A computed fold for a 473-nucleotide part of an RNA from an uncultured bacterium, annotated as small-subunit ribosomal RNA, 3' major domain. The prediction has a mean pLDDT of 82.
Context: one part of a larger RNA
Order: sequence, then structure tokens, then C1' cells
RNA sequence: UGACGGGGGCCCGCACAAGCGGAGGAACAUGUGGUUUAAUUCGAUGAUACGCGAGGAACCUUACCUGGGCUUAAAUGGGAAGUGACAGUUUUGGAAACAAAAUUUUCUUCGGACACUUUUCAAGGUGCUGCAUGGUUGUCGUCAGCUCGUGCCGUGAGGUGUCGGGUUAAGUCCCAUAACGAGCGCAACCCUUGCCGUUAGUUGCCAUCGGGUCAUGCCGGGCACUCUAUUGGGACUGCCAUCGUAAGAUGUGAGGAAGGUGGGGAUGACGUCAAAUCAGCACGGCCCUUACGUCCGGGGCGACACACGUGUUACAAUGGGUGGUACAAAGGGCAGCUACAUGGCGACAUGAUGCUAAUCUCCAAAACCACUCUCAGUUCGGAUCGGAGUCUGCAACUCGACUUCGUGAAGCUGGAUUCGCUAGUAAUCGCGCAUCAGCAUGGCGCGAUGAAUCCGUUCCCAGGCCUUGUACA
Repeated sequence: UGACGGGGGCCCGCACAAGCGGAGGAACAUGUGGUUUAAUUCGAUGAUACGCGAGGAACCUUACCUGGGCUUAAAUGGGAAGUGACAGUUUUGGAAACAAAAUUUUCUUCGGACACUUUUCAAGGUGCUGCAUGGUUGUCGUCAGCUCGUGCCGUGAGGUGUCGGGUUAAGUCCCAUAACGAGCGCAACCCUUGCCGUUAGUUGCCAUCGGGUCAUGCCGGGCACUCUAUUGGGACUGCCAUCGUAAGAUGUGAGGAAGGUGGGGAUGACGUCAAAUCAGCACGGCCCUUACGUCCGGGGCGACACACGUGUUACAAUGGGUGGUACAAAGGGCAGCUACAUGGCGACAUGAUGCUAAUCUCCAAAACCACUCUCAGUUCGGAUCGGAGUCUGCAACUCGACUUCGUGAAGCUGGAUUCGCUAGUAAUCGCGCAUCAGCAUGGCGCGAUGAAUCCGUUCCCAGGCCUUGUACA
């Protein structure tokens, strides 16, 4: 100087408390461990691994296993030699890769071009090392810290500044001060949302006028309004009161759409964990080179006594069923989204139309409302299994999703323990997107309905500052 303390003081955080809803019990989905296996490819392992890499394993992917092949599949060529062929088509063998045969067709300045074969140099490796590395990332933590120059103090390591008194979300600011300044962080600048104006008015809108329809901005017309986009304003403790030297604090004070950082996001200091990644990529070294490279068929990554994590569905009446009907936002669409019509109980099929989209379309929002069921393992619950089908795709046996008929398991609210959340939040409800031929209970977004509680900081956990002890570095 740090680190540590079941030392002290001050302070903060869904840390506790106060509440709401979960997990832990059941079934299933998914990841992991273990076991099994020819293989169950590899990585990630307290917090900071475990619906993680994977934003989508039937083949491919694919790295694993088994079997059959090749010695170059692909890229770039260089040197040497040879051939006129290669390639296309057809046939045969084969599981395919591949092998064999037949047939059609080149230019030429005879150097060659082009293609192939052989040879050589080379390639290739998801092989090892993340403890050789770059780059990127997690975490402490959006915590308020981390440092420097000059000066001063100390023999020196170092200290001071950065401490003290207040204050703040903040090393934020004020006062004081052997310190005076400065940098990286904080804040602000950026995006979005909330209010108002300006400009613009189609594909959006319809107040007024006219026309038309069973009906609809449907048409003429208009740009008022909504909206979309552009560009400005607006909030600064600015004003008032009280307290205070000041910074600032308090106020169901004013005004205002908004009040004290307005809400949300992006933004992550010096560093820590030899943290993660050589399997995204790059790269040093080592290793393989008729194989640890590469092509193909099939299998596996999907196994199953079990253990754990994360989820979905439930155990019902704040509910199940049936019927009618209202209200979103955001996003996607040409190898696409598909109106509409017809067929089918349905998944869907057939025809057909519009849209490269504020124009057409996905699009039905669902929770909401009415009737019924009357507390039962039930009209709860839907696992499992059987039959029949639909769709995608060369191909759904291993191993897809969906429909329909039947079947109708566990489960009556879950021990110790444990998680999330402070407001348009939790909880509940549906919708969309990426990946994608097909496959979503996961991920990322969107809106609809919409709470309870916060007296407080004694305690648990994590963190910050000051101080104290130390046989630790």
C1' cells in the first nucleotide's frame, strides 16, 4: 500500500421487510449429469454451465459409428511428359459413390489454345494447445470509482490531491483545505415515448357539399381532423413559500401534456476471474499426409433404471362446454402472402383474383358477453395407446408437424428449501418475426386487461466510503 475480520461508523440495492405470482409434488417438452452403446460428435460446469454455442439434427447439416470407394473433392497455379480427347446422351454392374462399354461433336498460324491423364511442388485437417495469441464475450457493475502532470511531505516503499463538514442517483455539487489543475468514467450530446406548432396530403383521413348503394370513403370533392413523415418549441428547481453560508432539501405550491435524471433503450472506466471461445473467423508451435484428408449408402447425435436445471399443461366454477359478437399493435410477403368460390366434419385440396404493398394479403385477435354444467377424479385434466387421414419433402421405420374418431393415465395446489417483481410494472390474454422445404411449450418483439405492497433498515446477501486490528501478500 492492499486484502481480510462472526471490528466500528455512514450509505445504497426487490438485499431483507410489506405484498402478488411462481419453482420444489404430477404428466409432458427441453438442456445437463450418469448409465448404456459400434457411435450415442464436440464445447459450456458456483454466482458468471444446464430451452447455453444450436436464430430450428429425417437425408444434408455432421464434426461421431459402420460399410463401400478415392489419392486429390474444391481453390490457386508453377515445372516436366503424354493423349485428342473431355463433356453430353444411352446401356450395364452397384445401396450410392463409382467403375466399364457404346455413340455424337473442336479450333489451329502446327508454336499452341482447350480438356484430360501421369509426375512433382503443393494442398487438406471441426486433429492438440484459449496456460503461446488476435478478435469477440461473460462477470463484479451502469457499481462510482480509476488515474496523471506540476508542487508539497516522507531516507524510502509511498502519501497528499481523492481527506474533513454538508449534499447528490453519481469523485454530483458546495464550503473548508499544501495543494493547484487535468484525463478515463458520472451527467449531457443519440434513439424512442408523452404535449403543441410548421411544412407536406397518397396508397392515409372524411368535418362540410353533391352523387350512389342492401351495405361500405364507394365516387366527385376536400386536407379541417386522425395519421404518416419532416422540422421546431417545450422542463431549467425557471417561478413562489419554508429551511440553509452555499450546494441543495421540502411543499395534494402555482402554471403546465409532462416536475425535479419525465418513462424506456443504446452507452459498460482502470481492472478482476491464466474466466469463455484454436468448433464462427484469424494465427504461433506441435501432430496426420493411400490418412487424423476426402466421396458415398446406412445408422447415431432422438438410447433410458435413475438424478438435477429451465419451461409448458393442469389439478377446476374468478372454471369447462356451446352460441353470438366487439376492440389492437408491431411485423412479414414473388420459388412469396393469397382475397373470393367450390369440395371436405377437419387438417387441407381444386379453381381463381389482387399485391414487389400506408393500395392487395397474412388478419381470426384472445381474454370480454349470454346460456348451460353444480363440486364429482367430474362435461376437470389431458398423458398414453389404437384406427383413418392431411401436408412438406427423392424419402417421415428408426426420427416430422397437423387433423379426425376412439382410449382417458398421473394430478384435488405440492416437505425442507427457493425464484421473480415497485406501475402501465407483476399477473393474465392473444398476435407477429428470425431460423425455416417441413418442424417452437424455446428466443426476440407487439399490443389488450390490469393489481397488491413499500411503516422501515434490526437482521440475511452483495456493494461503496472512512476508520481500526492483523503473525496474510